[in-house]
Context: one part of a larger RNA
Molecule: small-subunit ribosomal RNA, 5' domain
Organism: Halobacteriovorax marinus
RNA sequence: GAACGAACGCUGUCGGCAUGCCUAACACAUGCAAGUCGUACGAGAAAGCUUCUUCGGAAGUGAUUAGAGUGGCGCACGGGUGAGUAACACGUAGGUGAUCUACCAUUUGGCGGGGGAUAACUCGAAGAAAUUCGGGCUAAUACCGCAUAAGAACUGCAACUUUGAAAGGAGCAGUAGAAAGAGUGCCUCUCCUUGGAAGCACUUACCAAAUGAUGAGCCUGCGUAGCAUUAGAUAGAUGGUGGGGUAAUGGCCUACCAUGUCUACGAUGCUUAGCUGGUCUGAGAGGAUGAUCAGUCACACUGGAACUGAGACACGGUCCAGACUCCUACGGGAGGCAGCAGUGGGGAAUAUUGCGCAAUGGGGGAAACCCUGACGCAGCAAUGCCGAGUGAGUGAGGAAGGCCUUCGGGUCGUAAAGCUCUGUCAGAAGGGAAUAAUGGUUCAGUGUCCAAUAGGCAUUGAAUUUGAAGGUACCUUCAAAGGAAGCACCGGCUAACUUCGUGCCAGCAGCCGCGGUAAUACGAAGGGUGCAAGCGUUGUUC
Numbered sequence: 001g002a003a004c005g006a007a008c009g010c011u012g013u014c015g016g017c018a019u020g021c022c023u024a025a026c027a028c029a030u031g032c033a034a035g036u037c038g039u040a041c042g043a044g045a046a047a048g049c050u051u052c053u054u055c056g057g058a059a060g061u062g063a064u065u066a067g068a069g070u071g072g073c074g075c076a077c078g079g080g081u082g083a084g085u086a087a088c089a090c091g092u093a094g095g096u097g098a099u100c101u102a103c104c105a106u107u108u109g110g111c112g113g114g115g116g117a118u119a120a121c122u123c124g125a126a127g128a129a130a131u132u133c134g135g136g137c138u139a140a141u142a143c144c145g146c147a148u149a150a151g152a153a154c155u156g157c158a159a160c161u162u163u164g165a166a167a168g169g170a171g172c173a174g175u176a177g178a179a180a181g182a183g184u185g186c187c188u189c190u191c192c193u194u195g196g197a198a199g200c201a202c203u204u205a206c207c208a209a210a211u212g213a214u215g216a217g218c219c220u221g222c223g224u225a226g227c228a229u230u231a232g233a234u235a236g237a238u239g240g241u242g243g244g245g246u247a248a249u250g251g252c253c254u255a256c257c258a259u260g261u262c263u264a265c266g267a268u269g270c271u272u273a274g275c276u277g278g279u280c281u282g283a284g285a286g287g288a289u290g291a292u293c294a295g296u297c298a299c300a301c302u303g304g305a306a307c308u309g310a311g312a313c314a315c316g317g318u319c320c321a322g323a324c325u326c327c328u329a330c331g332g333g334a335g336g337c338a339g340c341a342g343u344g345g346g347g348a349a350u351a352u353u354g355c356g357c358a359a360u361g362g363g364g365g366a367a368a369c370c371c372u373g374a375c376g377c378a379g380c381a382a383u384g385c386c387g388a389g390u391g392a393g394u395g396a397g398g399a400a401g402g403c404c405u406u407c408g409g410g411u412c413g414u415a416a417a418g419c420u421c422u423g424u425c426a427g428a429a430g431g432g433a434a435u436a437a438u439g440g441u442u443c444a445g446u447g448u449c450c451a452a453u454a455g456g457c458a459u460u461g462a463a464u465u466u467g468a469a470g471g472u473a474c475c476u477u478c479a480a481a482g483g484a485a486g487c488a489c490c491g492g493c494u495a496a497c498u499u500c501g502u503g504c505c506a507g508c509a510g511c512c513g514c515g516g517u518a519a520u521a522c523g524a525a526g527g528g529u530g531c532a533a534g535c536g537u538u539g540u541u542c
């Protein structure tokens, strides 16, 4: 000198854009943060209103409703934190002839025919509660057999082909295996014949398989902190064979066999630490660092475990143990903010228990739509960066006043007053956005499936509808110099000097050093210098 997620002191007008628990991975009241689908399924209220009434009630509507339940998909994403981890964790370059991949896209072939349950509901029982048990009824795209099997899988035979090698494989034979419907419309075909369906058509779902895309697992080379005042470490340890396990290789696990394996090119141990793109500094080399943003890993009260699933050993799932908190009828139960706000505590120190799903993105749904503390916005903080203002011109009797003085004067100083103007910002009034594209509905077309002018799908045009921020940004007008400057320093380094007070005292100080009676170094005043809505101090890095 530069920088900062800064803090402290004094001061403080406005706007834009960013940033904001670095400490206790300490404990958490309260609310919200993951649901959705009635075009999978059965069942299905109430209030209110209307009508009737024997005044007890009944019927209709509410209601293709609400709220539950079975089932599907999602909950493994998004969001948080950095405790652990010196490691294939991360970075980079490769490998997978050792692998998986729901939803999505393309393609091929299917979607036949049956069965038994169970929740909801109802009846009963236990319990303070959480909740649980028993009897009965019922549905499905829930569950289970059967049929079928092109291809795929497994087993056997096998021409052929690639590789250093383990391999692959046309073809033949055998073996075990699948499925689910729903919605809309029509009468061309079939069946009954005004018309309807078990018929036909379309859409979508479902099953088997192939390819792709995406995502992931595993392996390897190289790189990746300090200490040698850590020198030896290791028995699943190193390798082999058989077996198990996994989507998959492998001591990953196991039985047996061998005795290896790592190490001064730093093993092992201890300490510290998430890693990277980057960030800061520096001419660079380098040094320091890893907030925000992006990629990745790990974790979710502490420790352990598996279940479900395409994917988890799962932050707002389950089970066990532990600590802590809460409820209890003492028998037993409930909980997990390192999600967004917020509270206590710790600390020098870090914000609102806000608005909205309008946009972007995500989940579910055929769609309408629903959910979304992701996100978009607003609030608070000079925390930072950037921008704007605090007025402009004129004005010498160089006013008054302050300070200094050699008492002549000098200086603050065109500074003020006065006169003439302007109107940024703040204030008031009026107007007033972009961000909105979709999607839905209606109308009019086009193409395609189809027997069809029905219906579906795709698409074009018109109309209509959707904004949290926000009556905000922005624009115009009004009034008005009015409401808007401080902080540090002035001995040298280092830009800027005099007077008074004090008298080695009180004090200053980054270094050198000032102060013991004329202190440009302490305190105050006048003056000056520097920066400026900031200025200094402290801390840290270069």
Base pairs, nucleotide, nucleotide: 001542002541003540004539006538007537008536009535010534013388014387015386016385017384018383019381020380021346026344027343028342030341031340032339035073036072037071040070041069048061049060050059051058052057080299081298082297090223091222092221093220094219095218096217099216100215104212105211106210107209108208109207110206112146114144115143121136122135123134124133125132126131153175154174155173156172157171160168161167181204182203183202184201185200186199190197191196192195225271226270227269232262233261234260237259238258239257240256241255242254243253244252274296275295276294277293278289279288280287281286301322302321303320304319305318324335325334326333327332352378354377355376356375360374361372362371363370364369391421392420393419394418401412402411403410404409425483427478428477429476430475431474435469439465440464441463442462443461444460445459446458447457448456449455486531487530488529489528490527491512492511493510497526498525499524500523501522507514508513